[in-house]
Context: one part of a larger RNA
RNA sequence: UGGCGGGGGUCCGCACAAGCGGUGGAGCAUGUGGUUUAAUUCGACGCAACGCGAAGAACCUUACCAGGGCUUGACAUGCACGGGUAAAUCGUGGAAACACGAUCCCCCGCAAGGGCUCGUGCACAGGUGGUGCAUGGCUGUCGUCAGCUCGUGUCGUGAGAUGUUGGGUUAAGUCCCGCAACGAGCGCAACCCUUGCCUCCAGUUGCCAGCGGGUCAUGCCGGGGACUCUGGAGGGACUGCCGGUGUUAAACCGGAGGAAGGUGGGGAUGACGUCAAGUCCUCAUGGCCUUUAUGCCCAGGGCUGCACACGUGCUACAAUGGCAUGAACAAAGGGACGCAAACUCGCGAGAGGGAGCAAAUCCCAAAAAACAUGCCCCAGUUCAGAUCGAAGGCUGCAACUCGCCUUCGUGAAGUUGGAAUCGCUAGUAAUCGCGGGUCAGCAACACCGCGGUGAAUGUGUUCCUGAGCCUUGCACU
Numbered sequence: 001u002g003g004c005g006g007g008g009g010u011c012c013g014c015a016c017a018a019g020c021g022g023u024g025g026a027g028c029a030u031g032u033g034g035u036u037u038a039a040u041u042c043g044a045c046g047c048a049a050c051g052c053g054a055a056g057a058a059c060c061u062u063a064c065c066a067g068g069g070c071u072u073g074a075c076a077u078g079c080a081c082g083g084g085u086a087a088a089u090c091g092u093g094g095a096a097a098c099a100c101g102a103u104c105c106c107c108c109g110c111a112a113g114g115g116c117u118c119g120u121g122c123a124c125a126g127g128u129g130g131u132g133c134a135u136g137g138c139u140g141u142c143g144u145c146a147g148c149u150c151g152u153g154u155c156g157u158g159a160g161a162u163g164u165u166g167g168g169u170u171a172a173g174u175c176c177c178g179c180a181a182c183g184a185g186c187g188c189a190a191c192c193c194u195u196g197c198c199u200c201c202a203g204u205u206g207c208c209a210g211c212g213g214g215u216c217a218u219g220c221c222g223g224g225g226a227c228u229c230u231g232g233a234g235g236g237a238c239u240g241c242c243g244g245u246g247u248u249a250a251a252c253c254g255g256a257g258g259a260a261g262g263u264g265g266g267g268a269u270g271a272c273g274u275c276a277a278g279u280c281c282u283c284a285u286g287g288c289c290u291u292u293a294u295g296c297c298c299a300g301g302g303c304u305g306c307a308c309a310c311g312u313g314c315u316a317c318a319a320u321g322g323c324a325u326g327a328a329c330a331a332a333g334g335g336a337c338g339c340a341a342a343c344u345c346g347c348g349a350g351a352g353g354g355a356g357c358a359a360a361u362c363c364c365a366a367a368a369a370a371c372a373u374g375c376c377c378c379a380g381u382u383c384a385g386a387u388c389g390a391a392g393g394c395u396g397c398a399a400c401u402c403g404c405c406u407u408c409g410u411g412a413a414g415u416u417g418g419a420a421u422c423g424c425u426a427g428u429a430a431u432c433g434c435g436g437g438u439c440a441g442c443a444a445c446a447c448c449g450c451g452g453u454g455a456a457u458g459u460g461u462u463c464c465u466g467a468g469c470c471u472u473g474c475a476c477u
Stems, first nucleotide, its partner, number of pairs: 002476001003474003007471004012466002015461002019424005026315008034306002042053002064301002067298004073124001077123008088103006106115003126290002129288001131286001135284002137279003140275001142273001147186006153162003166177003192267004197235007207224002211222003238261001241255005317417001321376006333364003338357002343352003383414001388409007430453007
């Protein structure tokens, strides 16, 4: 100097408290451990591994296993020799890869030669083999915490100190005042995106107030730019104004005006560093290892195996509900190897059909909860839907291992969950649907977004926990 303390002071955070809803009990989904296996490929392990890499494991993927094959190789460059053979097609064997046999006989150029391609040979290729404790790059984490440093000067023999401490204040090393310091840098903030209000410009594919036409009805038509909206350009918020407090400061409290008030809400943005944190299986890369195999190809199996244990979720246990019928209101997205309307068939999944649409035009598309009416009457039920049987549909070369969906039947556990533990302070929690990526299909209840309805509680810091600053003790550095 730091680190640590069941030392002190001060301060903050859904840290506690006050509340709301969960997990832990049940069934299922999914990941992991374990176990099994020929293989159940590999990585990730407190927070910060475990719906994680994986934004899609039937084949492929695929790295694993057993079997069948290839050896200059699936892929790159070069050299030598040979050839226009070859490639391709056909035949036989075969599950395929592959092996053997047959047919065929390239292009440019006058030529030399060149291109393309094959065979043989040689250099070499190849490796998801090992080392993340040899590395780059990228990432997590403390933590969006307010910190981390430097130059010159000064002090100290020196390590170092000062600045950065102190008094206030702030979300903030934010700002003010003071001060042997004076300045500066990386962070904070701001600049960026989005959302909330207004103005101007623009008016189709969007809109329809007024005018005209038409219809059972509908911006449907003429037309219009008012409004909504779209998307460009601007304005607007700065403690700017008023009062109080405060050191005549910074600032804080209250108020006005305002769509918005004190960082308006949300996002992006992550300092010096820490964990020899994670990744050699994204990629790149040193050393090592392998080279008729640890490389490559193929068909099949496995990654889905199941006495069990844990994590994360979904669905429930019901009446603030279930079922039936009726009838409303979104946003954000996607669409050509695509989205697919009307119409017809089917109880349905779906099938036929193909208008329209590279999309503010057409389609996916029905929003659901909510609301209205009726039934159920507290039961293992008209709750709940696991499991199983049967019959179908779709994708795909192919659904046995191992896909999803539909209909009928079957109708398990479960009556609110021990110790413990998690999230959340407002358009939040809770709850309700909708979309997207990956994708032939789908194990999506995941993930990433979107809107609808819409609370309760706290205004405190004694305690638990994790940080920041100052100070103190120490046998640690």
Molecule: small-subunit ribosomal RNA, 3' major domain
Organism: uncultured bacterium